[in-house]
Context: one part of a larger RNA
Molecule: large-subunit ribosomal RNA, domain V
Organism: metagenome
């Protein structure tokens, strides 16, 4: 070299599970609530199944009685008409008694006594007799009727898991009976209200993973590379209006600012000359414009118009912008003109619905109208601002699917701010003396072991801390070798060249790496190796599912907070190495 056994697991980003962490999905499901909406269930009220009497309190009807002084005037005159008489032994005035009204003068009603008389046109008044009849008003009060509420009371609807009877050899049902309860409870339609008991859902996007922050329309500059457009959680600010003048037209005017001089007067108030060409001013941010002034003043007005609009600008679209000109009515000007808001660029919101005004439209057989339409015009911080619904927030470590290494947590790759190491100047420190030793304030590198940036292979899986077990490699060297300076007298250091051949304990605390501690030792290096080594082992920690504590939330739950508890699977094909064996 070929071909075999027979160990070992280092590799084969080995096997096995379309990653459980993490993000995405206008996915799911469970759970919560003072998210949103519903519904059960509870409860207000009414109305009906639901009836009868009584009292009482309130209305409304009849019907009877009484009530009703402004001043004059016998004297408490409600209106209005009729009208010469009416009332009385069925008992007149008068007198005593009780009750009621009262604006204390009376009025009225009822009982005894009385015993035969009383009122009534007169005079006064807008109005004349309650003498006597009718017809109404005001207030009060009886009577009856209807109705309301509240109360009580009945009993026949209604109820009865109270007895006793029957069906019936029955602790259900059902009838009957007797009792008890009662127009109540209960039912049904309505209506207010409570309602996570239940249900359905909904809880936003960017985003150097997501979360927390922060933003989301629209003007302005600068990024932007001399057209236009150009993006970033790049740098800078600003709007959500304001003004009937601050608009429209004729005419007129020129600033800011500085010098000089001038009562109170001052660094700066009004005022005069000079200089001064835009540095003022522009309603509000910025550019960009504007003294021919777009800046100030004054006069007169309302073009801050109806109907229209060639024709360009810019946008995917939808919107957005400018506009000569023509008609029509004006304004301002001698006229020529010039006016369809505002120096220009920000001051905003589609559709749908729904209001008001209007219209020579349309109007379900027709005439109408109701209701559309078309014209004007309200209603949106729909601001997540091209606006899903009129109407909406949270938890999962009990979780589930679908994906993605488009996107984060181990590892690895770039990178090398950070760290670690070096070397250049040397101010100083070293008593003096930069350089034995240290080395400010600065530059320069190497490396790639921190702690980070990027996110580039891997989410149809690269297992994650530490300890064990086995190692192997740099050397910036811990010890042992060799050597140079020393602020090396010697010992014993200090600092710097050379050197990687061997070496580098053992304990107590902790899941620890780390550290401290304790005895030692010539020394108890510093890193690499997927932070070496879980198809070697372990499993204290961390990181599911159970409990409990602080703290947090109204909860459901949550904490690089704590605590106790918690399944570590592979028979070795192929490479590599150990050993052996045959050609």
């Nucleotide at each position: 070299g070929c071909c075999g056994c027979g160990g070992u697991u280092a590799g084969a980003c080995g096997g096995a599970a379309a990653g459980a962490c993490c993000c995405c999905g206008u996915g799911c499901a469970c759970c919560u609530u003072u998210a949103c909406u519903a519904c059960a269930a509870c409860u207000u009220u009414g109305c009906a199944g639901u009836g009868g009497c009584g009292u009482u309190a309130g209305a409304g009807a009849a019907u009877u009685g009484a009530u009703g002084u402004g001043u004059a005037g016998g004297a408490u005159a409600g209106g209005c008409g009729g009208g010469a008489g009416a009332c009385u032994a069925u008992g007149a005035a008068g007198c005593g008694g009780u009750g009621g009204c009262g604006c204390c003068a009376g009025c009225c009603a009822u009982u005894g006594u009385g015993g035969a008389g009383u009122c009534a046109a007169c005079c006064u008044u807008g109005a004349a007799a309650u003498a006597c009849c009718g017809c109404c008003c005001u207030u009060c009060g009886g009577u009856u009727u209807u109705u309301u509420g509240a109360c009580g009371u009945c009993u026949a609807a209604c109820c009865u898991a109270g007895g006793c009877c029957c069906g019936u050899a029955a602790u259900c049902c059902g009838g009957g009976u007797c009792g008890g309860g009662g127009a109540c409870c209960c039912u049904g339609c309505a209506u207010g209200g409570u309602g996570g008991g239940u249900a359905g859902u909904u809880u936003g996007a960017c985003u150097g993973g997501g979360g927390c922050g922060g933003u989301c329309g629209c003007c302005u500059c600068c990024c932007a590379a001399a057209u236009a457009g150009u993006a970033a959680c790049g740098g800078a600010g600003g709007c959500g209006c304001g003004c009937g003048a601050a608009g429209a037209u004729a005419g007129g005017c020129u600033c800011a600012g500085g010098c000089u001089g001038g009562u109170c007067g001052g660094a700066a108030a009004u005022c005069a000359g000079c200089c001064g060409g835009u540095g003022a001013g522009u309603g509000c941010a910025a550019u960009g414009g504007c003294a021919u002034a777009a800046g100030c003043c004054u006069g007169c007005c309302u073009g801050a118009c109806u109907g229209c609009g060639a024709g360009a600008c810019u946008g995917a679209c939808a919107a957005g912008u400018c506009g000569a000109g023509c008609a029509g009515a004006g304004u301002c000007g001698a006229a020529a003109g010039a006016c369809g808001g505002u120096c220009a660029u920000a001051g905003u919101g589609a559709u749908c619905c729904g209001g008001u005004g209007g219209u020579u439209c349309u109007g379900c057989g027709u005439g109408g109208a109701a209701g559309g339409g078309c014209c004007a015009u309200c209603g949106c911080u729909c601001a997540a601002c091209g606006g899903a619904u009129a109407a909406a927030a949270g938890g999962u470590a009990c979780g589930c699917c679908g994906g993605g290494g488009a996107u984060a947590a181990c590892a690895g790759g770039c990178u090398g701010a950070u760290g670690a190491c070096g070397c250049c100047c040397a101010a100083g420190a070293g008593u003096c003396c930069a350089u034995a030793u240290c080395g400010a304030c600065g530059g320069c590198g190497u490396c790639g072991u921190u702690u980070g940036g990027c996110a580039c292979c891997u989410c149809g899986a690269u297992g994650u801390c530490g300890g064990c077990u086995c190692a192997u490699c740099a050397c910036a060297u811990c010890c042992u070798g060799g050597g140079g300076c020393u602020g090396g007298a010697g010992c014993a250091g200090g600092u710097c060249c050379c050197a990687g051949g061997g070496g580098u304990u053992c304990g107590g605390c902790u899941g620890u790496u780390c550290g401290c501690c304790g005895a030692u030792u010539a020394a108890a290096g510093u890193g690499g190796u997927a932070c070496g080594u879980g198809a070697g082992c372990u499993g204290g920690g961390u990181u599911u599912a159970g409990a409990a504590c602080g703290u947090c939330g109204u909860g459901a739950g949550a904490c690089a907070g704590u605590u106790c508890g918690g399944u570590c699977c592979c028979u070795a094909u192929c490479u590599g190495c150990c050993g052996u064996g045959g050609c």